[in-house]
Context: one part of a larger RNA
Molecule: small-subunit ribosomal RNA, 3' minor domain
Organism: Candidatus Moraniibacteriota bacterium
RNA sequence: CACCGCCCGUCACACCAAGAGAGUCGGUAACACCGGAAGACCCCGAAUCAAAUCGGGGGCCAGGGUGGGAUCGAUGAUAAGGGUGAAGUCGUAACAAGGCAUCGGUAGCGGAAGCUGUCGAUGGAUCACCUCCUU
Numbered sequence: 001c002a003c004c005g006c007c008c009g010u011c012a013c014a015c016c017a018a019g020a021g022a023g024u025c026g027g028u029a030a031c032a033c034c035g036g037a038a039g040a041c042c043c044c045g046a047a048u049c050a051a052a053u054c055g056g057g058g059g060c061c062a063g064g065g066u067g068g069g070a071u072c073g074a075u076g077a078u079a080a081g082g083g084u085g086a087a088g089u090c091g092u093a094a095c096a097a098g099g100c101a102u103c104g105g106u107a108g109c110g111g112a113a114g115c116u117g118u119c120g121a122u123g124g125a126u127c128a129c130c131u132c133c134u135u
Stems, first nucleotide, its partner, number of pairs: 003098001005095001008091002011088001013085004020078001023075006031067004039060001041058006101122009
């Protein structure tokens, strides 16, 4: 390799990652309640000079049980997008005034790029006029 250019979106195919997801399974640390071993402690009694000791009761209390949540992970039918991929399909939206200037907001509509209405921007080409500035 320069308009036989560039380029947009739908659709089709393949692969990838992340999120959603009825749920299911598991981990973690707490919380509430139930229950309460051993143990030291407190109270009462027995015994004793006093203790040790023995009996009874009490609150504390490990593991355990129940419950509703929190959080993390695994798995999950399905549905919608996203990314990537030399030579697929449909059109041709943008880039030149890109053949309806383009772009932004908004509403409606449409296989798709998009189209239409409306408000705004010039980061619009061309041609003419007006106003202002500089020389």